[in-house]
Context: one part of a larger RNA
């Protein structure tokens, strides 16, 4: 490379990350209950018992056993947090030459934009209110020469 310009959105294709998601698989953890090893403690201790006491019988002390409380692991139920995965689904980003239109940029061919409501393949359209960051024409006021 200057209107044969610029440029918007849907749709199609490809890649990437990401949100939702019936569920599913882990990890961590709370609560309630069940079961309850070892072991301390407490109670009991008819069985056993070398040191102490006793001449002896026996006693003191101790031990096994038994019961109770606590109690790890385990189990059941129900929550919380977190990670992976998932049919399907939402938009997003990117990508020379795809599709449909032409919304914006000039008065962009209905001025544009903002808010809001409704509508529409899409850009968008329509209503109401607002702004000038609107062109053109006319008039008014002011300023300069």
């Nucleotide at each position: 490379c200057a209107c044969c310009g610029c440029c918007c959105g849907u749709c199609a294709c490809a890649u990437c990350a990401u949100g939702g998601g019936a569920g599913u698989c882990g990890c961590u953890u709370g609560u309630a209950c069940c079961c309850g090893a070892a072991g301390u403690g407490c109670a009991u201790g008819a069985g056993c018992u070398a040191a102490c006491c006793g001449c002896a019988a026996g006693g003191a002390g101790g031990c096994a056993g038994u019961g109770c409380c606590c109690g790890a692991a385990g189990g059941u139920a129900u929550g919380a947090g977190u990670g992976g995965u998932a049919a399907c689904u939402g938009g997003g980003a990117u990508g020379a030459a795809g599709u449909c239109g032409u919304a914006a940029c000039a008065a962009g061919g209905u001025a544009g934009c903002c808010g809001u409501a409704g509508g529409g393949g899409a850009a968008c359209c329509u209503g109401c209110g607002g702004c000038u960051g609107g062109a053109u024409c006319a008039c008014c006021u002011c300023c300069u020469u």

The part of an RNA shown here (small-subunit ribosomal RNA, 3' minor domain) has 145 nucleotides and comes from a Chthoniobacteraceae bacterium.
It was read from a public genome assembly.